[in-house]
RNA sequence: AGCCCCAUGGUUUAGCGGUCGAUGACGCGAGGUUCUGGGCCUCGAAACCCAGGUUCAAAUCCUGGUGGGGCUA
Numbered sequence: 001a002g003c004c005c006c007a008u009g010g011u012u013u014a015g016c017g018g019u020c021g022a023u024g025a026c027g028c029g030a031g032g033u034u035c036u037g038g039g040c041c042u043c044g045a046a047a048c049c050c051a052g053g054u055u056c057a058a059a060u061c062c063u064g065g066u067g068g069g070g071c072u073a
Stems, first nucleotide, its partner, number of pairs: 001072007010026003018056001028044006049065005
């Protein structure tokens, strides 16, 4: 330098154009149970890398950028 893959709560992960209200697990907070803790149960907070474009509608498709990984030279 060229090409390929990836980017979603604190961590990890689902999503394959459709709403309203983005999924699950772990973790975190509150409550219940318990003498306390753990475990279990209920509830809650928390995320679409950035900027454009396409579309009635974009986490999803397209372009560019940024970051990470890989291959070739």
A computed fold for a 73-nucleotide RNA from Candidatus Woesearchaeota archaeon UBA489, annotated as transfer RNA.
Rfam family: tRNA. Its family is annotated with triplet codon-amino acid adaptor activity in the Gene Ontology.